[in-house]
Context: one part of a larger RNA
RNA sequence: UGACGGGACCCCGCACAAGUAGUGGAGCAUGUGGUUUAAUUCGACGCUACGCGGAAAACCUUACCAGGGCUUGACAUCCCGGCGCUAGUCGCGGAGACGCGAUGAGAUUGCCGGAGACAGGUGGUGCAUGGUUGUCGUCAGCUCGUGUCGUGAGAUGUUGGGUUAAGUCCCGCAACGAGCGCAACCCUCGUCGGCAGUUGCCAGCAUUAAGUUGGGGACUCUGCCGAGACCGCCGGUGCAAGCCGGAGGAAGGUGGGGAUGACGUCAAAUCAGCAUGCCCUUUAUGCCCUGGGCGACACACGUGCUACAAUGGCCGGUACAGAGGGAAGCGAUCCCGCGAGGGGGAGCAAAUCCCAGAAAGCCGGCCCCAGUUCGGACCGGAGGCUGCAAUUCGCCUCCGCGAAGUCGGAAUUACUAGUAAUCGCGAAUCAGCAUGUCGCGGUGAAUACGUUCCCGGGGUU
Numbered sequence: 001u002g003a004c005g006g007g008a009c010c011c012c013g014c015a016c017a018a019g020u021a022g023u024g025g026a027g028c029a030u031g032u033g034g035u036u037u038a039a040u041u042c043g044a045c046g047c048u049a050c051g052c053g054g055a056a057a058a059c060c061u062u063a064c065c066a067g068g069g070c071u072u073g074a075c076a077u078c079c080c081g082g083c084g085c086u087a088g089u090c091g092c093g094g095a096g097a098c099g100c101g102a103u104g105a106g107a108u109u110g111c112c113g114g115a116g117a118c119a120g121g122u123g124g125u126g127c128a129u130g131g132u133u134g135u136c137g138u139c140a141g142c143u144c145g146u147g148u149c150g151u152g153a154g155a156u157g158u159u160g161g162g163u164u165a166a167g168u169c170c171c172g173c174a175a176c177g178a179g180c181g182c183a184a185c186c187c188u189c190g191u192c193g194g195c196a197g198u199u200g201c202c203a204g205c206a207u208u209a210a211g212u213u214g215g216g217g218a219c220u221c222u223g224c225c226g227a228g229a230c231c232g233c234c235g236g237u238g239c240a241a242g243c244c245g246g247a248g249g250a251a252g253g254u255g256g257g258g259a260u261g262a263c264g265u266c267a268a269a270u271c272a273g274c275a276u277g278c279c280c281u282u283u284a285u286g287c288c289c290u291g292g293g294c295g296a297c298a299c300a301c302g303u304g305c306u307a308c309a310a311u312g313g314c315c316g317g318u319a320c321a322g323a324g325g326g327a328a329g330c331g332a333u334c335c336c337g338c339g340a341g342g343g344g345g346a347g348c349a350a351a352u353c354c355c356a357g358a359a360a361g362c363c364g365g366c367c368c369c370a371g372u373u374c375g376g377a378c379c380g381g382a383g384g385c386u387g388c389a390a391u392u393c394g395c396c397u398c399c400g401c402g403a404a405g406u407c408g409g410a411a412u413u414a415c416u417a418g419u420a421a422u423c424g425c426g427a428a429u430c431a432g433c434a435u436g437u438c439g440c441g442g443u444g445a446a447u448a449c450g451u452u453c454c455c456g457g458g459g460u461u
Stems, first nucleotide, its partner, number of pairs: 007461007015451002019415005026306008034297002042053002064292007073118001077117002079114005088103006120281002123279003129275002131270003134266001136264001141180006147156003160171003186258004191227007201216002205214002230252001233246005308408001312367007324355003329348002334343003374405001379400007421443007
């Protein structure tokens, strides 16, 4: 000077408390440990690993295993020789890679053979590294110049009194200033205005089955530019900064949300995104292929989904979104099928057409507390779709079957408002495959006395 204390004081945070919904029990999905295996590729391991890398493992991916093959190689540069009828196509053998044979466009590039320099390595080291990332933490801190003090390490400034979400600002002060952070500038939502009016909109007029058409720019909306909020005004309080209350206002004291992450910490993570030093490998630790594995299953844990029902389940009718995606694509009306789906193909590079029926809700009816008209696991059968191919190992539909489960021990998680809870919709990845992820809107709560205690953090001592 720091760090630490089951020392003190001050102050924050869904940290506790007050509440609401869960997890921990069940079935299943998924990740992990373990075990097994020819292989079950590798990494990630308290918080900060475990629906994580993986925003798609049937082949491919794929890095693993078994078997079959190649050795200047699947890929780059250079040299020599050959073909100029070489790439490709077809036939035969084969699981294929590959081998053998036939045929054979364009054209001065391409192919074949050979030799070696070399290629190659998802082999090792994240304790050699770059880059990137997590975390403390959106916490309010971390420093510098000059001056001053101290023999010096260093101190001061940055402490103190107030105040703030904030080292935010004010006052004081041997300090005076400054930088990185805070805040603001950026995006978005909320109000108003101007400009613009199609593909969007429809008040009045005409018209129609229908904003369908004429017409209209008012309204909604779209999207560009502006306005608006500053403790500005009033009252109280205070030296001030500020705080409390009020008015006006769509919005009030940072208006809500986002982007933004200081000096640093954890030899934190990543050599398997990429790059890269060194080491190792070179008829193999490289390369190609077929099949298998990554999907195993006595168990254990994490994260989820669906439930255990009546604020519910089922049947019929009926209403209202937002944000997205679409050309090797989205695919309407219509027809066939109980259905998944099939036939067909209008329209649409999309405010025009399509995906697209939103669901919870509302109206009516049934069920009558039962392992049930709850719940749907598991299994049998029959089908559909994608794809060369669904046996290992895809998704969906229909019929039948109908398990555990009656609200969950110790313990433990999230959330303070358009939040939790609940309801559906979309997208990325993607041939196909979503209970995951990232978004979108609908309905829409309860509670906060307080800071003693638990956890984490800031300041002084």
Predicted 3D model of a 461-nucleotide part of an RNA (small-subunit ribosomal RNA, 3' major domain) from an uncultured bacterium. The RNAcentral record of the full RNA draws on ENA and SILVA.